[in-house]
Order: sequence, then structure tokens, then C1' cells
RNA sequence: GGGCCAGUAGCUCAAUUGGUUAGAGCAUCAAGCUUAUACCUUGACGGUUGAUGGUUCGAGUCCAUCCUGGCCCACUA
Repeated sequence: GGGCCAGUAGCUCAAUUGGUUAGAGCAUCAAGCUUAUACCUUGACGGUUGAUGGUUCGAGUCCAUCCUGGCCCACUA
């Protein structure tokens, strides 16, 4: 330098052919339970979907550029 893949909650991941409130588990907090802690149960807390634009009635999803990470190839040595 070229190609491919990925980026969604603090972490790990979903989200159907683009469709009407973006969810789950773990973690955290609170309550229940217990003499108490843990386990367990219930609830709460949580998000500019990497950034900026574009297409569309409607974008996490499609398109463009950029950023970050990973893999492969080439070049140099």
C1' cells in the first nucleotide's frame, strides 16, 4: 500500500426482507428470605447503536467518507 471482518448498556451478546417503545445474561443497587453472610426470588438502574453525512414515510440494519481493533496478502529490510 491492497483486500476481508467487526464496532449496540460497565462486560459478553441478540435484534427476522428496513417497520412502528433497541432487548437478554452477567455486574451494580434496593427489597424479600436468613441470627448474619452467601445462595435464591422480585424489582430498579442502565444506550447519542464508533463519528459525520446521505437514501427512505421510516435506518442498529442500506450507501459514502473517516476513526478504532483483528486477520490475510504485497513491498522494504
About this RNA:
This is a predicted structure of a 77-nucleotide RNA (transfer RNA) from Candidatus Gottesmanbacteria bacterium RIFCSPLOWO2_01_FULL_48_11. RNAcentral holds the sequence, with entries from ENA. The source organism's lineage runs through Bacteria, Bacteria candidate phyla and Candidatus Gottesmaniibacteriota. It matches the Rfam family "tRNA". By type it is a transfer RNA.